Context: one part of a larger RNA
Molecule: small-subunit ribosomal RNA, central domain
Organism: uncultured prokaryote
RNA sequence: CUGGGCAUAAAGCGUACGUAGGCGGUUUGUUAAGUGUGAAGUGAAAGCCCACGGCUUACCCGUGGAACUGCUUUGCAUACUGGCAAACUCGAGGACGGUAGGGGAGAGCGGAACUCUUGGUGGAGCGGUGAAAUGCGUAGAUAUCAAGGGGAACACCGAUGGCGAAGGCAGCUCUCUGGUCCGUUUCUGACGCUGAGGUACGAAAGCUAGGGUAGCGAACGGGAUUAGAUACCCCGGUAGUCCUAGCUGUAAACGAUGAGCACUAGUUAAAGGCCCUUCUGUGGGGUCUUUGACGAAGCAAAUGUAUUAAGUGCUCCGCCUGGGGAGUAUGGUCGCAAGGCUGAAACUC
Numbered sequence: 001c002u003g004g005g006c007a008u009a010a011a012g013c014g015u016a017c018g019u020a021g022g023c024g025g026u027u028u029g030u031u032a033a034g035u036g037u038g039a040a041g042u043g044a045a046a047g048c049c050c051a052c053g054g055c056u057u058a059c060c061c062g063u064g065g066a067a068c069u070g071c072u073u074u075g076c077a078u079a080c081u082g083g084c085a086a087a088c089u090c091g092a093g094g095a096c097g098g099u100a101g102g103g104g105a106g107a108g109c110g111g112a113a114c115u116c117u118u119g120g121u122g123g124a125g126c127g128g129u130g131a132a133a134u135g136c137g138u139a140g141a142u143a144u145c146a147a148g149g150g151g152a153a154c155a156c157c158g159a160u161g162g163c164g165a166a167g168g169c170a171g172c173u174c175u176c177u178g179g180u181c182c183g184u185u186u187c188u189g190a191c192g193c194u195g196a197g198g199u200a201c202g203a204a205a206g207c208u209a210g211g212g213u214a215g216c217g218a219a220c221g222g223g224a225u226u227a228g229a230u231a232c233c234c235c236g237g238u239a240g241u242c243c244u245a246g247c248u249g250u251a252a253a254c255g256a257u258g259a260g261c262a263c264u265a266g267u268u269a270a271a272g273g274c275c276c277u278u279c280u281g282u283g284g285g286g287u288c289u290u291u292g293a294c295g296a297a298g299c300a301a302a303u304g305u306a307u308u309a310a311g312u313g314c315u316c317c318g319c320c321u322g323g324g325g326a327g328u329a330u331g332g333u334c335g336c337a338a339g340g341c342u343g344a345a346a347c348u349c
Base pairs, nucleotide, nucleotide: 004320005319006318007303008302012317014201015200016199017198021194022193023192025088026087027086028085029084030083031082033081034080035077036076037075038074039073040072041071042070049065050064051063052062053061054060091191092188093187094186095184096183097182098181103177104176105175106174107173108172109171110154114150115149116148117147118146119145120144121143125136126135162169163168206247207246208245209244210243211242215241216240220236221235222234223233258316259315260314261313262312263311266294267293268292269291270290271289272288273287274286275285276284277283298305299304322349323348324347331342332341333340334339
């Protein structure tokens, strides 16, 4: 290499779009590149293989054959693949009519809670814990009432639910905007699938600049606990958490399960449409899409999975090849940095 694999044993890129490439629906005609078959030429000799022969045998050597699976030219065939031409509608997309939604962006508004400030009442504690102490408080705290300011997050509804490619998305209203789903014998006519490179998006933390800072809170300080306590508990508290503009590009980025298409028992529930029926009941039936539970066959080492496959097939991409060394070193490349991507070997078991 072939072969075998990738939920949990090594192995699916975090996700999408898309270039090259690979693969590609139905019918007819044509071509004859691939393909099949025949012929001719060539495929040096030696060697290998077979037969016979020569050295007393063998090694060795000679003669003949076969083979040289290839290439070139040419005739024929046309099922399949390809090229060309024409056509089709089931794939794909559009149109029209509906539809649900925390999909995205911007702006405005709201109430609860918290905290701060001011004022009133009040007068000795409050707070915190297993128990305490640090801490706050007669310069009037905690509690309570009123007014005002501020930032962040949106209880109930709420779900086993919805939307999004993934990350993710939740108070309310408006504006702009992406996608899905359903129905229609309305249009285009294979326009498709995948996708090396590439590009875009990408939680949290972190970085740069400028703002903001109520609560929480790495670091840090203090109080406890303890043999110690660089912790768990308590009192404080900076960065950060928030906003704007950039950077970073990683996660157990998980369904640990790449994308697409087709096929293969059922039962039950939920969400969004449409159709039929009916005794108009909160009814019954059918169908498409989505999300769950259970489960046959099959698969699987087992756990399990099972029309949302890990079943049966096809197409394309990515990845794996004993453990450690090591996601390290080195080189390259990206980044302000932190670091990311790519990524060994010696040695050892």